[in-house]
RNA sequence: GGCCCUAUCGUCUAACGGUCAGGACAUCGCCUUCUCAAGGCGGAAAUCAGAGUUCGAUUCUCUGUAGGGUCA
Numbered sequence: 001g002g003c004c005c006u007a008u009c010g011u012c013u014a015a016c017g018g019u020c021a022g023g024a025c026a027u028c029g030c031c032u033u034c035u036c037a038a039g040g041c042g043g044a045a046a047u048c049a050g051a052g053u054u055c056g057a058u059u060c061u062c063u064g065u066a067g068g069g070u071c072a
Stems, first nucleotide, its partner, number of pairs: 001071007010025004018055001027043005048064005
């Protein structure tokens, strides 16, 4: 340098073009307990960046960035 793959809450991971962007762990609050742990209930928290297509984009297209693979 060519080609291919990946990028979503703190972490891991879902999501036919129309979801309040879901779940697990973690975290915070409440209940329970003499206390802690366990358990129950509830809360906060995310789509790599920029353009395009579309009535509508996490999803499709292009470019870039980062990571990975492969060929040289």
Model confidence (mean pLDDT): 82 of 100. Predicted 3D model of a 72-nucleotide RNA (transfer RNA) from a bacterium. It matches the Rfam family "tRNA". Its family is annotated with triplet codon-amino acid adaptor activity in the Gene Ontology. By type it is a transfer RNA. The sequence was found in a public genome assembly.